Description:
The prediction has a mean pLDDT of 91. The part of an RNA shown here (small-subunit ribosomal RNA, central domain) has 349 nucleotides and comes from an uncultured prokaryote. Rfam family: Bacterial small subunit ribosomal RNA.

Context: one part of a larger RNA
RNA sequence: CUGGGCGUAAAGCGCACGCAGGCGGUUUGUUAAGCAAGAUGUGAAAGCCCCGGGCUCAACCUGGGAAUUGCAUUUUGAACUGACAGACUAGAGUUUUGGAGAGGGGAGUGGAAUUCCAGGUGUAGCGGUGAAAUGCGUAGAGAUCUGGAGGAACAUCAGUGGCGAAGGCGACUCCCUGGCCAAUAACUGACGCUCAUGUGCGAAAGUGUGGGUAGCGAACAGGAUUAGAUACCCUGGUAGUCCACACCGUAAACGAUGUCUACUAGCUGUCUGUGGUCUUGAACCGUGGGUAGCGCAGCUAACGCGAUAAGUAGACCGCCUGGGGAGUACGGCCGCAAGGUUAAAACUC
Numbered sequence: 001c002u003g004g005g006c007g008u009a010a011a012g013c014g015c016a017c018g019c020a021g022g023c024g025g026u027u028u029g030u031u032a033a034g035c036a037a038g039a040u041g042u043g044a045a046a047g048c049c050c051c052g053g054g055c056u057c058a059a060c061c062u063g064g065g066a067a068u069u070g071c072a073u074u075u076u077g078a079a080c081u082g083a084c085a086g087a088c089u090a091g092a093g094u095u096u097u098g099g100a101g102a103g104g105g106g107a108g109u110g111g112a113a114u115u116c117c118a119g120g121u122g123u124a125g126c127g128g129u130g131a132a133a134u135g136c137g138u139a140g141a142g143a144u145c146u147g148g149a150g151g152a153a154c155a156u157c158a159g160u161g162g163c164g165a166a167g168g169c170g171a172c173u174c175c176c177u178g179g180c181c182a183a184u185a186a187c188u189g190a191c192g193c194u195c196a197u198g199u200g201c202g203a204a205a206g207u208g209u210g211g212g213u214a215g216c217g218a219a220c221a222g223g224a225u226u227a228g229a230u231a232c233c234c235u236g237g238u239a240g241u242c243c244a245c246a247c248c249g250u251a252a253a254c255g256a257u258g259u260c261u262a263c264u265a266g267c268u269g270u271c272u273g274u275g276g277u278c279u280u281g282a283a284c285c286g287u288g289g290g291u292a293g294c295g296c297a298g299c300u301a302a303c304g305c306g307a308u309a310a311g312u313a314g315a316c317c318g319c320c321u322g323g324g325g326a327g328u329a330c331g332g333c334c335g336c337a338a339g340g341u342u343a344a345a346a347c348u349c
Stems, first nucleotide, its partner, number of pairs: 004320003007303002012317001014201004021194003025088007033081002035077008049065006091191001092188004096183004103177007110154001115149007125136002162169002206247006215241002220236004258316006266294012278281001298305002322349003331342004
């Protein structure tokens, strides 16, 4: 180097965009770099291998051949790859007409509930638990009614429903904006796929500055429990949770399943387009794009997967190589820090 793998055994980067690189549709012509064949030269000798010869044999020595899979020059070929020139429309894209959607950003508005404040009624408890106590309450609590303040989240609808590359997204209205799908004709004419380095996005927690703070609530305090109780339970409660801007860059970031393309029995549900048929219906028959449940072949160690593949193939990238030491040390890079990323060895079983 080749050979094996990556759902659960070690192994798919959290996700995307994308330069270099790798790979690339149909067809015509030219070329001849790759490619194929021939020729010439060279590929030292020795050794290895084959056929002989010489030491009585052998080791050993010796003659010839083959081999030296290579390189250079040259002649020829033109299927494939490349290059150049031209054409095409099945890949890709654009236009048109429609469609669904918690996709993203900004502004405004709404009702229910909790808490607090003020006032009315009203009186002795409330709260909490397994049971209690801490706590609140005659300075009038809890209950109930009226008014007000403020913050956060949006019940029902709600659905193996929808949208998004992933993280994720759920009250209503308006503004700005991305993607997706179908139908129809027309246009461009391979413009494509993947992608090391790079760049951007990226839950929660955490960090910086400034605001905000109703509820909840790490830390903390108290009450219980207990042998103890730095806990589980209870009463409080600060950071935080919320907003703006800037960092962090990690998760069981999961479908533990990289992206793209083609092919390979069926059945059922659901979401969303669209065509046709008649008997016009909560209809039937088709045809796209999603999302689920079964299942043939096949695959799999089994579990299971099964057109949304883990089947059959191709292109490109990433990753794995016994357990522990260790995702650690050291160094580099990044970060305000917390830390992240890259990433060993000794030793040991």